This is a predicted structure of a 689-nucleotide part of an RNA (large-subunit ribosomal RNA, domain II) from a marine sediment metagenome. RNAcentral holds the full RNA, with entries from MGnify. The coordinates come from a structure-prediction model, not an experiment, and the mean pLDDT is 84.

Context: one part of a larger RNA
RNA sequence: GUCCGCGAGUUACUCCUCAGCAGCAAGGUUAAGCCGUUAGGUGUAGCCGUAGCGAAAGCGAGUCUGAAUAGGGCGUCUAGUUGCUGGGGGUAGACCCGAAACCGAGUGAUCUAUCCAUGGCCAGGUUGAAGCUCGGGUAAGACCGAGUGGAGGACCGAACCGUAGAAGGUUGAAAACUUCCCGGAUGAGCUGUGGAUAGGGGUGAAAGGCCAAUCAAACUCGGAGAUAGCUGGUUCUCCCCGAAAUAUAUUGAGGUAUAGCCUCACGUGAUCACUGCCGGAGGUAGAGCACUGGAUGGGCUAGGGGUCUCACCAGAUUACCGAACCCAACCAAACUCCGAAUACCGGUAAGUGCAGCGUGGGAGUCAGACUGCGGGUGAUAAGAUUCGUGGUCGAGAGGGAAACAGCCCAGACCGUCGGCUAAGGUCCCGAAAUUCAUGCUAAGUGGGAAAGGAUGUGGGAAUGCUCAGACAACCAGGAUGUUGGCUUAGAAGCAGCCACCAUUUAAAAAGUGCGUAAUAGCUUACUGGUCUAGUGAACCUGCGCCGAAAAUGUAACGGGGCUCAAGCAUGAUACCGAAGCCACGGGUCCACGACACCUUCGGGUGUUAUGGGCGGUAGGGGAGCGUUCCAGCGCCAUUGAAGCUCGACGGUAACGACGGGUGGAGGUUCUGGAAGUGCUUAUGCGGAC
Numbered sequence: 001g002u003c004c005g006c007g008a009g010u011u012a013c014u015c016c017u018c019a020g021c022a023g024c025a026a027g028g029u030u031a032a033g034c035c036g037u038u039a040g041g042u043g044u045a046g047c048c049g050u051a052g053c054g055a056a057a058g059c060g061a062g063u064c065u066g067a068a069u070a071g072g073g074c075g076u077c078u079a080g081u082u083g084c085u086g087g088g089g090g091u092a093g094a095c096c097c098g099a100a101a102c103c104g105a106g107u108g109a110u111c112u113a114u115c116c117a118u119g120g121c122c123a124g125g126u127u128g129a130a131g132c133u134c135g136g137g138u139a140a141g142a143c144c145g146a147g148u149g150g151a152g153g154a155c156c157g158a159a160c161c162g163u164a165g166a167a168g169g170u171u172g173a174a175a176a177c178u179u180c181c182c183g184g185a186u187g188a189g190c191u192g193u194g195g196a197u198a199g200g201g202g203u204g205a206a207a208g209g210c211c212a213a214u215c216a217a218a219c220u221c222g223g224a225g226a227u228a229g230c231u232g233g234u235u236c237u238c239c240c241c242g243a244a245a246u247a248u249a250u251u252g253a254g255g256u257a258u259a260g261c262c263u264c265a266c267g268u269g270a271u272c273a274c275u276g277c278c279g280g281a282g283g284u285a286g287a288g289c290a291c292u293g294g295a296u297g298g299g300c301u302a303g304g305g306g307u308c309u310c311a312c313c314a315g316a317u318u319a320c321c322g323a324a325c326c327c328a329a330c331c332a333a334a335c336u337c338c339g340a341a342u343a344c345c346g347g348u349a350a351g352u353g354c355a356g357c358g359u360g361g362g363a364g365u366c367a368g369a370c371u372g373c374g375g376g377u378g379a380u381a382a383g384a385u386u387c388g389u390g391g392u393c394g395a396g397a398g399g400g401a402a403a404c405a406g407c408c409c410a411g412a413c414c415g416u417c418g419g420c421u422a423a424g425g426u427c428c429c430g431a432a433a434u435u436c437a438u439g440c441u442a443a444g445u446g447g448g449a450a451a452g453g454a455u456g457u458g459g460g461a462a463u464g465c466u467c468a469g470a471c472a473a474c475c476a477g478g479a480u481g482u483u484g485g486c487u488u489a490g491a492a493g494c495a496g497c498c499a500c501c502a503u504u505u506a507a508a509a510a511g512u513g514c515g516u517a518a519u520a521g522c523u524u525a526c527u528g529g530u531c532u533a534g535u536g537a538a539c540c541u542g543c544g545c546c547g548a549a550a551a552u553g554u555a556a557c558g559g560g561g562c563u564c565a566a567g568c569a570u571g572a573u574a575c576c577g578a579a580g581c582c583a584c585g586g587g588u589c590c591a592c593g594a595c596a597c598c599u600u601c602g603g604g605u606g607u608u609a610u611g612g613g614c615g616g617u618a619g620g621g622g623a624g625c626g627u628u629c630c631a632g633c634g635c636c637a638u639u640g641a642a643g644c645u646c647g648a649c650g651g652u653a654a655c656g657a658c659g660g661g662u663g664g665a666g667g668u669u670c671u672g673g674a675a676g677u678g679c680u681u682a683u684g685c686g687g688a689c
Base pairs, nucleotide, nucleotide: 001689002688003687004686005685006684011092012091013090015089016088017087018086019085020084021083022082023081024080027048028047029046033042034041035040052059053058062074063073064072065071095233096232098230102223103222104221105220106219107218113197114196115195116194117193118192119191120190121189122187124156125155126154127152131148132147133146134145135144136143160184161183162182165180166179167178168177199215201211202210203209236624237623238622239621240620241619246259247258248257249256250255260365261364262362263361264360265359266358267357268356272353273352274351275350276348277347278346279345280344286338287336288335292332293331294330296328297327298326299325303321304320305318306317307316308315309314368393369392370391371390372389373388374387375386376385377384398409399408400407413586414585415584416583418582419581420580424576425575426574427560428559429558434572436571437570438569439568440567446562452546453545456543457542458541459540460539463536464535465534473530474529475528476527477526479503480502481501484498485497486496509524513522514521587614588613589612590611591610593608594607595606596605597604598603625678627675628674629673630672631671632670634668635667636666643662644661645660646659647658649656650655
């Protein structure tokens, strides 16, 4: 892991509450006990109800408060009670499994820590302390030398003890090892045997180490089914309805309570919603500047600053600052002279829906997500966060968006190899359907991006020059006073400053650019000629271009591939396309009819016409299937029960028949009753493989 078996809302209480059913009813009912084989009988203590109000004395259909004959509060105007079954609650382990822990009583020092008693063990080699002896030395010593001697938590190194490093081993040979290497090896050494210390206790050269493969409090049993606002699991079917992820409070925040939203029952009306019309209150969007503030330019101007005369006052002036005022153009969530659309409240009428409200039983929900719109926070960041208001998902399948809870279309009762459409599509591919029209795009733009840049290209509306010859190109001219004046070393069109006249002309600047030290030189404006038809500069607009760098591999159309398109814009026609709609058949529920049967006359059951409904998690309600046992009347079975197994049967489902085989002795329809009553999942438990 698979299969088989086991495996989770139970039971108790004269407890509380509600519903259904039943008995009796202003009453209802017994408990213990007793009698009885059982069934049942007896038993009237007690309990609930029949009256309330008040703290109470107390009064009483009233009473309390109060000075009150006032007002107000709670009552009165009747239905209960007992039992059975079921829903929920309480108390109990209370749906099941699960702690880490806490406490009690015991068992452990054959492992290990320390200690006590008594034994044992340490190859070999090295060094050579004190002391002693002899010699030297001294006044005597000290001291020096040689020899002897054999000290040491001394040295090297086996046994023995240890384990610093590496490799291997890591479902190991081993629940701590192996190999190489390494430390100690006469000592605070190692070790045998016996003994001592025990769980908030021991022991500890101290690591929270060790105390039997267990230690920040051992192990065993018990309290014990500790507690677990936490995680996991919780077993057959069909039918109807169907949420929430909010508010308030909380030692509250992943819990809970009450409300909100769901469901069921009863009651109640025409209450409710939508749409039309009418009437309301309002200060948002927008707008505005009349207030409050902000803010720009101009005018005017009190005042201030500078300058001048003067400094005693006073005066003049100013491209300075500038309140107030005027003009123009602005900004505001906490500005408003104004001011919508919606939304909200009320009235009214019709239509549609039967949606509303009240009371009671049962819940679940209190982590929400994305998306459109209106805001806050943030950076007018976030698949961010927090509100409001819609939608979808949640709890929603189907079609589209390549794939893709939250986007677009659309809400799946079942069947059909029928039809029409939605979003989205119609060259090929998983691929159903147009190779339609008129333009545009040349960038594979389409199929990612800004400021900014550019004779890309289409369209529009004006405008200058132009057959009296434009624009471009080519040929020629482009002069004179004059080197204008000033400045300057120089300044001659061309460093700079001033002026910018005049002449000859077809035309030619007091000079457009280059150039020179300054001249010179080249060139332009301007003019003539050659040539021959358009040309110049701006504006609005469609589509493109550049700007454009990323990490495995094209990789920024799903792919192929696409260029008068299969891209973009506009338009047309047809088609495709879903579980939408239609058609045909079927199921079920609800409403209102009809018919039949039953009836305690309230109603119930069945059949049927018409109309409408039938996605669904948590959850509420309803109806059933099956299992084990029991009761009753029966029935089946050796001419073969149950069980197992094969098969093309029936039922909307849980399931139920029938036939064959196997098996070899019990099984069970129907009507009721009672439950140890249904298993893919709990890293569930036991077994088999």